[in-house]
RNA sequence: GAAGUAGACCAGGCAACCGCGGAAUCGAAAGAUUCCGAGGAAAGUCCGAACACCACAGGGCAGGGUGCUGGGUAAUACCCAGUCAGGGUAACCUGAAGGAUAGUGUCACAGAAAACAGACCGCCCAUAUAAGGUUAAUGAAAAUUCUUAUAUGGGUAAGGGUGAAAAGGUGAGGUAAGAGCUCACCAGCAGGAAGGGUGACCUUCCUGGCUUGACAAACCCCACCCGGUGCAAGGCCAAAUAGGAGGGGUUGAGGUGGCCCGCUGACCCUCGGGUUGGCCGCUUGAGGUAAGGAGUAAUCCUUACCCUAGAUAGAUGGUUGCCGCCCCUAAAAAGGGGAACAGAAUUCGGCUUAUGGUCUGCUUCUUCC
Numbered sequence: 001g002a003a004g005u006a007g008a009c010c011a012g013g014c015a016a017c018c019g020c021g022g023a024a025u026c027g028a029a030a031g032a033u034u035c036c037g038a039g040g041a042a043a044g045u046c047c048g049a050a051c052a053c054c055a056c057a058g059g060g061c062a063g064g065g066u067g068c069u070g071g072g073u074a075a076u077a078c079c080c081a082g083u084c085a086g087g088g089u090a091a092c093c094u095g096a097a098g099g100a101u102a103g104u105g106u107c108a109c110a111g112a113a114a115a116c117a118g119a120c121c122g123c124c125c126a127u128a129u130a131a132g133g134u135u136a137a138u139g140a141a142a143a144u145u146c147u148u149a150u151a152u153g154g155g156u157a158a159g160g161g162u163g164a165a166a167a168g169g170u171g172a173g174g175u176a177a178g179a180g181c182u183c184a185c186c187a188g189c190a191g192g193a194a195g196g197g198u199g200a201c202c203u204u205c206c207u208g209g210c211u212u213g214a215c216a217a218a219c220c221c222c223a224c225c226c227g228g229u230g231c232a233a234g235g236c237c238a239a240a241u242a243g244g245a246g247g248g249g250u251u252g253a254g255g256u257g258g259c260c261c262g263c264u265g266a267c268c269c270u271c272g273g274g275u276u277g278g279c280c281g282c283u284u285g286a287g288g289u290a291a292g293g294a295g296u297a298a299u300c301c302u303u304a305c306c307c308u309a310g311a312u313a314g315a316u317g318g319u320u321g322c323c324g325c326c327c328c329u330a331a332a333a334a335g336g337g338g339a340a341c342a343g344a345a346u347u348c349g350g351c352u353u354a355u356g357g358u359c360u361g362c363u364u365c366u367u368c369c
């Protein structure tokens, strides 16, 4: 210098004027003054909670989720540290990572055959037919043994070929040819022992039968977890009105929105009409900042300080000046232009997605000293 990889931080600053929302104070009121006023994702609404109502949500079935180990947390499908597997030269990255001898199922295309295997070519044996040759054997000869070809029957998983995968690999023995058929070594599986680790697991050794495919983000089995609805929850006041008509209901309406039980216990449904305003919930909270401490880390503990939107169809904006950043012109001064994604709606913790820039650690390669 180039390529890559991991992480952290920022989201222009200050001032003036005008405008909008909220709070406090003053004021009889109109209004005035002071202070505060979007984000790292406020987004998707995908997980986990708080909170509210229905039994402080209880039993069963169905259904769903999670699935290596240890830790963190209010909790999690999140985070941290590790183990194993896979990818990468490496830094590093990825993984829903229990069970395939509980059972069922699937394995496209190609291929002969795809899971109690399989014979297409090849190799080997037997039989039949045909041809060859008298060189080797028998024989006077024909002929047989022999060689080749074809057909039929059988053996064979060594070799070829197909495939993601062909039912362990290499070598020797063995055989008609072959084959874990036998043996040696290696790989893998099962069982056991010793050592290390909290554990997942790792290392070493012994024994065994010779080998038992893949898929469970297919059904399924095992372990653990899960009640429902969401701030339009829920509560209060005011306004309006009917005191209407029909139907059902204490022999159980309605609620608990998968179903059954259980619980609760007087109203419910339809038609016709009325009102469609305000307050609480609402922002002080698993809160923020700083210092110290524990821990590899996530995170936790202690102390001090701070209060930092609360609108309701929705405020958070605009103009000007100076400075900072980037681009262009230019020797410079100076001039011109540009600045992303987006925007609260009960509140938190995560994940994912969108997006402009700055900085740092590490890895590989190249060049120079």
Base pairs, nucleotide, nucleotide: 001365002364003363004362005361006360007359008358009357010356012323013322014321015320016319017318018317020037021036022035023034024033025032026031039341043352044351046350047349048348049347050346051230052229053228054227058261059260060259061258063226064225065224066223067222068082069081070080071079072078083097084095085094086093087092098221099220103219104218105215106214107213120160121159122156123155124154125153126152127151128150129149130148131147132146136145137144138143168186169185170184171183172182173181187211189208190207191206192205193204194203195202196201234280235279236278237277244271245270246269247268248267254264255263256262287306288305289304290303291302292301293300294299325338326337327336328335329334
Molecule: Bacterial RNase P class A
Organism: Dictyoglomus sp. GBS